The RNA shown here (transfer RNA) has 76 nucleotides and comes from Rickettsiales bacterium Ac37b. Rfam family: tRNA. Its family is annotated with triplet codon-amino acid adaptor activity in the Gene Ontology. The family's RNA type in Rfam is transfer RNA. Taxonomically the source falls in Rickettsiales (Bacteria, Pseudomonadati, Pseudomonadota, Alphaproteobacteria). The gene name in the source record is tRNA-Thr-CGT-1-1. The prediction has a mean pLDDT of 81.
RNA sequence: GCCGAUGUAGCUCAGCUGGUAGAGCAACUGUUUCGUAAAUAGUAGGUCGCAGGUUCGAAUCCUGUCAUCGGCACCA
Numbered sequence: 001g002c003c004g005a006u007g008u009a010g011c012u013c014a015g016c017u018g019g020u021a022g023a024g025c026a027a028c029u030g031u032u033u034c035g036u037a038a039a040u041a042g043u044a045g046g047u048c049g050c051a052g053g054u055u056c057g058a059a060u061c062c063u064g065u066c067a068u069c070g071g072c073a074c075c076a
Base pairs, nucleotide, nucleotide: 001072002071003070004069005068006067007066010025011024012023013022019056027043028042029041030040031039049065050064051063052062053061
């Protein structure tokens, strides 16, 4: 330098053929307990790496770019 994969909640990951985002764990609150843990019910948490474009509508399609990982090439 070229090619590919990945990037979504604090963490691990879903999200089909575009229709305005979810699970588990963690956190917080209630119940239960003398208290803690466990159990159980609930709550909060994300403008989907970033910036543009297409579209009535984009996590999803297109372009650029950043980061991580892998492969190839170069290394006179």